[in-house]
RNA sequence: GCAGUAGUUGUCCAGUGGUUAAGAUGCGGCCCUGCCACGGCCGAGACCCGGGUUCGACUCCCGGCUACUGCA
Numbered sequence: 001g002c003a004g005u006a007g008u009u010g011u012c013c014a015g016u017g018g019u020u021a022a023g024a025u026g027c028g029g030c031c032c033u034g035c036c037a038c039g040g041c042c043g044a045g046a047c048c049c050g051g052g053u054u055c056g057a058c059u060c061c062c063g064g065c066u067a068c069u070g071c072a
Base pairs, nucleotide, nucleotide: 001071002070003069004068005067006066007065010025011024012023018055027043028042029041030040031039048064049063050062051061052060
């Protein structure tokens, strides 16, 4: 330099045109307990950036950035 894959709560990840963006772990509150841990209930927290297509985009298209892989 070229090509491919991926980017979603603090972390790991699911979802793949319309629904409240699901779950685990972590965090906060309450319950439980003599206290802690464990356990139970509730809550807050996310679509890499910019454009385009569409009635509607996390999802499709284009460009950019970052990471990984392959080729040179």
A computed fold for a 72-nucleotide RNA from a Candidatus Pacearchaeota archaeon, annotated as transfer RNA. The sequence is in RNAcentral, with records from ENA. The prediction has a mean pLDDT of 81. Its Rfam family is "tRNA". Rfam describes the family as follows. Transfer RNA (tRNA) molecules are approximately 80 nucleotides in length. It is annotated as a transfer RNA. The same sequence occurs in records of 2 taxa.